[in-house]
Transfer RNA from Marininema halotolerans, 71 nucleotides, folded computationally. Rfam family: tRNA. Gene Ontology term of the family: triplet codon-amino acid adaptor activity. Rfam classes the family as a transfer RNA. The RNAcentral record of the sequence draws on ENA. Lineage of the source: Bacteria > Bacilli > Caryophanales > Thermoactinomycetaceae > Marininema. Model confidence (mean pLDDT): 80 of 100.
RNA sequence: UACAGGGUAGCUCAAUUAGUAGAGUAAUCGCCUUGCAAGCGAAUGGUGAAGGUGCAAAUCCUUCCCCUGUA
Numbered sequence: 001u002a003c004a005g006g007g008u009a010g011c012u013c014a015a016u017u018a019g020u021a022g023a024g025u026a027a028u029c030g031c032c033u034u035g036c037a038a039g040c041g042a043a044u045g046g047u048g049a050a051g052g053u054g055c056a057a058a059u060c061c062u063u064c065c066c067c068u069g070u071a
Stems, first nucleotide, its partner, number of pairs: 001071007010025004019055001028042004048064005
């Protein structure tokens, strides 16, 4: 430098070929318990950045940034 794959919650990962962004886990609070753990419940937390297309973009297009691999 070129090509390929990837970037979504604190962490690990989904999201059906554009149509309300979820799960597990962790942390917080509550219930339970004499207390702790376990269990149950609740709330919080978000698409790498900037543009474009479109009624509607995590998803499609362009450029850039970061990670991995190949040459």